Small-subunit ribosomal RNA from a metagenome, 1494 nucleotides, folded computationally. The prediction has a mean pLDDT of 86.
[in-house]
RNA sequence: AGAGUUUGAUCAUGGCUCAGAUUGAGCGUUGGCGGCAGGCUUAAAACAUGCAAGUCGAACGGUAACGCGGGGAAACCUGGCGACGAGUGGCGGACGGGUGAGUAACACGUAGGAAUCUGCCCAUUAGUGGGGGACAACCCGGGGAAACUCGGGCUAAUACCGCAUACGCCCGAGAGGGGAAAGCGGGGGAUCUUCGGACCUCGCGCUAUUGGAGGAGCCUGCGUCGGAUUAGCUAGUUGGUGGGGUAAAGGCUCACCAAGGCGACGAUCCGUAGCUGGUCUGAGAGGACGACCAGCCACACUGGGACUGAGACACGGCCCAGACUCCUACGGGAGGCAGCAGUUAGGAAUCUUGGGCAAUGGGGGCAACCCUGACCCAGCCAUGCCGCGUGUGUGAAGAAGGCCUUCGGGUUGUAAAGCACUUUCAGAGGUGAAGAAAGGCCUGAGGUGAAUGCCCUCGGGUGUUGACGUUAGCCUUAGAAGAAGCACCGGCUAACUCCGUGCCAGCAGCCGCGGUAAUACGGAGGGCGCGAACGUUAAUCGGAAUUACUGGGCGUAAAGCGCACGUAGGCGGUUCGUUAAGUGGGAUGUGAAAUCCCCGGGCUCAACCUGGGAACUGCAUUUCAGACUGGCGAACUCGAGUCUGGUAGAGGGGGGUGGAAUUUCCUGUGUAGCGGUGAAAUGCGUAGAUAUAGGAAGGAACUUCAGUGGCGAAGGCGGCCCCCUGGACUAAGACUGACGCUGAGGUGCGAAAGCGUGGGGAGCAAACAGGAUUAGAUACCCUGGUAGUCCACGCUGUAAACGAUGAGAACUAGCCGUUGGAGCUCAUAGUGGCUUUGGUGGCGCAGCUAACGCGAUAAGUUCUCCGCCUGGGGAGUACGGCCGCAAGGUUAAAACUCAAAUGAAUUGACGGGGGCCCGCACAAGCGGUGGAGCAUGUUGUUUAAUUCGACGCAACGCGGAGAACCUUACCCACCUUUGACAUGCCUGGAACUGCCCAGAGAUGGGCGGGUGCCUUCGGGAACCAGGACACAGGUGCUGCAUGGCUGUCGUCAGCUCGUGUCGUGAGAUGUUGGGUUAAGUCCCGUAACGAGCGCAACCCCUUUCCCUAUUUGCCAGCGGUUCGGCCGGGAACUUUAGGGAGACUGCCGGUGACAAACCGGAGGAAGGUGGGGAUGAGGUCAAGUCAUCAUGCCCCUUACAGGUGGGGCUACAAACGUGCUACAAUGGAAGGGCACAAAGGGCUGCAAACCUGCGAAGGCGAGCGAAUCCCAAAAAACCUUUCGUAGUCCGGAUUGGAGUCUGCAACUCGACUCCAUGAAGUCGGAAUCGCUAGUAAUCGCGAAUCAGCACGUCGCGGUGAAUACGUUCCCGGGCCUUGUACACACCGCCCGUCACGUCAUGGGAGUGGGUUGUACCAGAAGUGGCUAGUCUAACCUUCGGGAGGACGGCCCCCACGGUGUGAUCCAUGACUGGGACGAAGUCGUAACAAGGUA
Repeated sequence: AGAGUUUGAUCAUGGCUCAGAUUGAGCGUUGGCGGCAGGCUUAAAACAUGCAAGUCGAACGGUAACGCGGGGAAACCUGGCGACGAGUGGCGGACGGGUGAGUAACACGUAGGAAUCUGCCCAUUAGUGGGGGACAACCCGGGGAAACUCGGGCUAAUACCGCAUACGCCCGAGAGGGGAAAGCGGGGGAUCUUCGGACCUCGCGCUAUUGGAGGAGCCUGCGUCGGAUUAGCUAGUUGGUGGGGUAAAGGCUCACCAAGGCGACGAUCCGUAGCUGGUCUGAGAGGACGACCAGCCACACUGGGACUGAGACACGGCCCAGACUCCUACGGGAGGCAGCAGUUAGGAAUCUUGGGCAAUGGGGGCAACCCUGACCCAGCCAUGCCGCGUGUGUGAAGAAGGCCUUCGGGUUGUAAAGCACUUUCAGAGGUGAAGAAAGGCCUGAGGUGAAUGCCCUCGGGUGUUGACGUUAGCCUUAGAAGAAGCACCGGCUAACUCCGUGCCAGCAGCCGCGGUAAUACGGAGGGCGCGAACGUUAAUCGGAAUUACUGGGCGUAAAGCGCACGUAGGCGGUUCGUUAAGUGGGAUGUGAAAUCCCCGGGCUCAACCUGGGAACUGCAUUUCAGACUGGCGAACUCGAGUCUGGUAGAGGGGGGUGGAAUUUCCUGUGUAGCGGUGAAAUGCGUAGAUAUAGGAAGGAACUUCAGUGGCGAAGGCGGCCCCCUGGACUAAGACUGACGCUGAGGUGCGAAAGCGUGGGGAGCAAACAGGAUUAGAUACCCUGGUAGUCCACGCUGUAAACGAUGAGAACUAGCCGUUGGAGCUCAUAGUGGCUUUGGUGGCGCAGCUAACGCGAUAAGUUCUCCGCCUGGGGAGUACGGCCGCAAGGUUAAAACUCAAAUGAAUUGACGGGGGCCCGCACAAGCGGUGGAGCAUGUUGUUUAAUUCGACGCAACGCGGAGAACCUUACCCACCUUUGACAUGCCUGGAACUGCCCAGAGAUGGGCGGGUGCCUUCGGGAACCAGGACACAGGUGCUGCAUGGCUGUCGUCAGCUCGUGUCGUGAGAUGUUGGGUUAAGUCCCGUAACGAGCGCAACCCCUUUCCCUAUUUGCCAGCGGUUCGGCCGGGAACUUUAGGGAGACUGCCGGUGACAAACCGGAGGAAGGUGGGGAUGAGGUCAAGUCAUCAUGCCCCUUACAGGUGGGGCUACAAACGUGCUACAAUGGAAGGGCACAAAGGGCUGCAAACCUGCGAAGGCGAGCGAAUCCCAAAAAACCUUUCGUAGUCCGGAUUGGAGUCUGCAACUCGACUCCAUGAAGUCGGAAUCGCUAGUAAUCGCGAAUCAGCACGUCGCGGUGAAUACGUUCCCGGGCCUUGUACACACCGCCCGUCACGUCAUGGGAGUGGGUUGUACCAGAAGUGGCUAGUCUAACCUUCGGGAGGACGGCCCCCACGGUGUGAUCCAUGACUGGGACGAAGUCGUAACAAGGUA
C1' cells in the first nucleotide's frame, strides 16, 4: 500500500466482499511447564447456609461465663485481681465493599463564583466553678406459640437539667440582651484529711472562640446521543414586594401584584444512555466503546417518609404501603447477597460455601489489643499477554512402508534407523533468601515539671511476630527419557497430485465449484501457514476519499427547487481614525493519579512492576501587538440606484375592428354519384348529394411577412387599431453615497389535462358507436361523434416545467454570422469600412471532462450564498401531518430482496435503417419436379430381427463402386473358451493330403498316404497339435475427451502482422476516401510505411502453327492388287507424343485525371481471365465420422469374444426426397433401308467367324496381355412405308405360362428372353428445381463395383437451341454508414395479467397489554401548623399555679389505590391490498432496429 466482482473487451460511476488490528468473549479439535493479568456483558431475577462493623471497664452501675487470689470443713461465699455476657454511655455503623436500574440532568467534564456547614486532626485564645432530678441494667409480678411486651420498686455516670462566670461569640433600634462545660487515668515532695482523698503535676477528655487542613452543600459560562413523520411549551409558570423556611443564595414555600418566561442557534415530547480519566482502531482528522484500575454520580426487593447525627433521608438503621418468601398455637410475626463465597433460574457464556490479618489500609481503644470476605495470598479456567520446552550433531544403501508414475523413475527424505552427545522444563533428594518494620522489655540523652517520678521525643541493646510455604533461587541425581497440534492448498492468497462421487452427496467470505477425466465435494499422499495452540462465530475500527473538516460530487452515471420576489441568516467596494470581540505572541493558574511516549531501574529475558521527564493539542486570568475580520466614527465613487434625451420589440391587461378558409342554412345551375382506403366498407345522395354561383349565420384561428429573428423571470407571447402598463438597451452629464449579492421558512406567478358556476360551440376531438384489418384487434386505418378545446370568475400546482446545466461577481486566444443602439470615417455615400455596446448563433486555442463534449452565453480559473445526491429493487410507495370540492399534490420511511443496477465510448452481430456492388438471386427464356406407374433412399409402422450411422440449405440413388449364402455388425438355434488373430514358455509331431461314418453344419470319430530345409549333430527355423499363464478379442459407450479426414458459408475477397502515429483504455489508423476490377485487381490521394496468408500467375486438358519421330496408326503422289492401305513404298496429311511458337491491353482511336482502367478497331486459330480442371486464406457451425483408420477414459471376459446353419437388413394402412418410363404425330411402329463418334475395358479375361435356337443364349473357338485382336451394334440423324388423335399400332405396370444365364444354392430374394395379359396415365394444385454456349435440351457408348444383379454413379462423344430490358423486388454475399436495452449475438433480449408455492409488509370490525396527560375520589406513615381533651421529674412560683413537654384531635402536603376521558407505542385479528423471490406453467408482444403505429 491494496485486491476480487457488472462487460465480448474498455474507461468511469457505484455497491457488495476480502486481506489488518482488537475483545471481559462463545463454540470445535487439540493440549507440556511457568510468570503476570482477567473471569455473570444475560434476570437491578429469586435466594438455603456461613461470614462481611464493631470497639471502649482509662465514661457508668455492675458480675452471667472463664482464670487467679482470699474466706470457708464443705456446699458455697467474696468484683479483691486478670478480665467481662447483657445493660447505660461514647465513638464508629454516612467510610470501606457492590451494582449501573434510573438519569439527556448543573448528572458528568472543564473553568469560575459567593450566600454556607464541617465530628475526628493541626494551630490560637480563654475556661473546665457549684448544684439538681431521673431512667435502663437488676429485683418482684403479669400477658404472649413466638417476636416481644406491660405494671411496680432500687440505682450510677463523660446520660439528662438548671445556676454562676463570658475576653472573644450571637442578637440588636448601638441602649441593652442572650448563651458553656465532665470528668477519667498515671505519678508525687511539702501541707491538710472523714484516710476515700483534697492539693500539685502529666496525659487523655470536656466547653467557648478564632484560623487552617481535608470534606460537604449551593450558583454560573462552555461542552455532552438520535428522532421535526415531536412545533409550539409554560399558572409557581417569569418577575416584584412581604411573611415563612434552610447550614446557606433562590418560587425553596406562601399571600398579594404585574404578565411574563422558553423555542427553528430546535423549546416541548418520544426513544436510547450512568458521566469522565481513558480503551480499541486509524498516518492523522475521526469513528466505536466506557469490562478491569482511578475520579464523580445514582441505587440498595418496589414506592413513600422522616428520625438520629458533624455528616443520611442511611446496602448489612427505623416507620408506612405493595409484591414475594418463610414461621405460626391463625391471634400474629420475620426477611431483603446490586458485600465474600455459594445455590437455583436465565443464557452461547463467566470460578472456591479456601487461608490469613504476616504486610498495606480502616474502626474503636492511653495502650496491649480486638474487629476487618477492605486487603494480602492460595484454588479453578489456554480467557488474554509474555517466556521456555517437546532434543542436538552426524548419518545415502537415498532402507522399508506410503503416494505418484511417461514404468525409466520421482517424492516423503537426513526424515527414520544407526552412531556420538546434551539434560532446560517436568520427576526424585537436599539446601534455602526477601517480603519484618514496629509495638514489648532494658537502658542513655533531651523535653515537661517543684520533681531524680509519670509521660513524650531521639539513640543504643535485647527477645519475639510469615497466611503464602513442601515459596523464589541454588545444589545433587536417572534417562532421549514424560511433552504437537490445528487450519488451509480454484482466484483474491503462501501451498498439487491420485482415487471415490456424478447438478447427487456436498462446498462457499465474494466471484463461484459439482450433470464421468473436479488442483473448488469426500478420502489419501504431498505441500503451505501458524504453533500450545489453531480454526470458526459474534462484535468494533480500518481499508471506505463509501457522509469527503482534513478529503467527494450534481449536462448524460444518484443529484439544480418550474420561475421569481423577499424575511431571518451567511457573505460583502475604497480611504482615514479609534476600539480590541475574533486573531497572533508572552506570562501565570489549572489540566488528579494511573494510562500513552522518552530516558533510566527491578524480576536470568519478556510480559509485568517502578523512578524521573515529556505530554495531556483544553479552559481561565493577565499582558503586549494592531496586519486582517468585526464594532464605532468620519469620508469617497468605481458596485447599486435616481434624473434627462433617444431606440427596438408576438412583453402584459382591456376595448374595438378586418379579410381568407371550414361548416351550416336559403336560393339558382346541374345529374348520379360523392366520400374514403393498401384495398374496401360503414356514411351521404334521385326527398337531387358531390360540383358550381349568389346570399346569410356563427364560432375559432390569424396564411404570406417568418428568420438557430424579437420580447418576457419562467410558464409563454404572432391579423389590424386605440387606451392602460412592466422591463431592457443606448448617449451624455448631474445626483444619492455601499443603499449590495444570495436567500432556510414565507409569498406570488406557473403549459396541458382536470374540477366548480354561468355562457358559447364553426372546426377538431378522449369516451362511445359503426365499418375494416386480424388467429384475436376493447388498437393502429375509415365514417360518425359527446365531454373538452373558446369566454368570465374561482380552484388545481403538476410536466422530458430541458440548456436534463441554480443565482450573482471577476478573470482567461481568436474567427465568422445575426439582431437592437451609439460614435468615427470616405476621390467611391454604398446593400461601404472601422470602433464600441446589449442580446442571440456557428466554429475553435488553452484549460477541463470517464468519455461524449464544453469552450467569454464555460462544463475553464476563482469568490459568495442557496438547493440537492450517497448501490439496484421495494418506492416517490405505506403510515402520519399539511394542502385540495374531488382527482390528487407535498413531506416521506421500513421489513424484505439482489450482486449488481448505471454512464460514455469500442469491436462485432442484427434491423420489416440508409448508400454502393456482386451471384442463374430475380427478371427474360428453355426443360423439368410436384399428378401416374415403376425403381431407389428416408420416416413411420410392423417384426424374433427388420444391424448401425447421416436430419434445413450442408440427411434422404447418402456411407452401399453393387445384402440370395458370404458380406453382416441384427435375430433364432447349436457349438468353442489362451480362443479365428499377435508375442513369449513347455511337450509332441514335418507340413500337407485321400477316403469312410454321425450330424443341418460347426464339430466329433475312424482308416490311410506322406517323412521336407539348415546343422558345429547338441540342436535350430518355418508349420501343425496339445498344455499352463501373461494376455488376446469387442462394428460395446463417449465425434460433447481426441488425432486424422470431410462438408458448409465460398473460389466469397477477404484475414492479419511488424514498426510508427492517435486514444487513459478497449481499440483505431494501415484495410477508410476518389476512380477501377472477376478480385484488398491496379492507380491516385492519404500518419502512415512496409510485409505475410488469400486473388492472379506458375501445373494439367482443350483450340492454331512449327520442329523431331513413324508402328500396330496414316495414304497425297508412284507402282502392284485377290480391290481390303491388301502389298511395295511414302513421311506429305490425319493421328500419336516429346519439344517449341503464340495472347502481352503489345498496336491504333476515343473516354478518363497526363493514372489505373474502360469502350471501339486492326491483325490473329484464339482478345481482354480464350474455354475447362486442379488449387479452398483466417475463421464459423462443440457441423459429420470412435462403424475406414488411429486413440484417452469407461465397460464385457464360458461373453458385449469366437464358430456354424437358418432367418433378417428385400416386411407395408401411410408420408417425403431423388430418379426412370410415359401420356404421344418435332411421335410410334411386333416396317424396311442407310451413315457418322469419342473415351474406355479385356487372360479366373474380352471373344471374332461359323453352327443351333424366335430369343435370352448355347456349341465350337480364330485372334488378342492388345494404336495390331475382341467387347462393338453407336443412337438420335437421313431416305422410304404406315398409323390419323383414339386410352390408340400411345403407354407399358401388373399377372399367367414357358425359358436362358450366373452361382454350392435364385422359395423368402437375381438379371434376362419368348408367348399371353395390357393397369394408371390425355402434360400435372399450392409450391418448387436446373441451366447464359458447344451450355440447356436430346441421343446413344463406355467404365468402376461385380460369379450374377443399375432406371444409380463416374466418364465419353453425337445433334444442338432460346433469352438476359434491367437491378425495383425475393434469396445469399462483400464494402461504407446509422440505431441498438443484442454479445449463447434477432432462433437475441424482454413486459404485464393469470395460476402455484414461500416470505416480509400496509389496511382491517376489533381484542390484549405497556407508557403517559387530564379531571375527580381516596389518603397509610410522616414533617410542619393549629388545638388545652388527657397526662406531666428537673426550671420559676405569690405554692394557687405557670413555663415547657408527651399523648390525643383537626388542617396542609402526599405514596399506593380507584373512577372517567384522551394521547401514544407494542402484540394480535376473519378478510383484504399491493410487493419480493421461486430451471423448464397459461395468454398475448408493450419496449430495445424506423421494434414493424418513433
Rfam family: Bacterial small subunit ribosomal RNA. Its family is annotated with structural constituent of ribosome and ribosome in the Gene Ontology.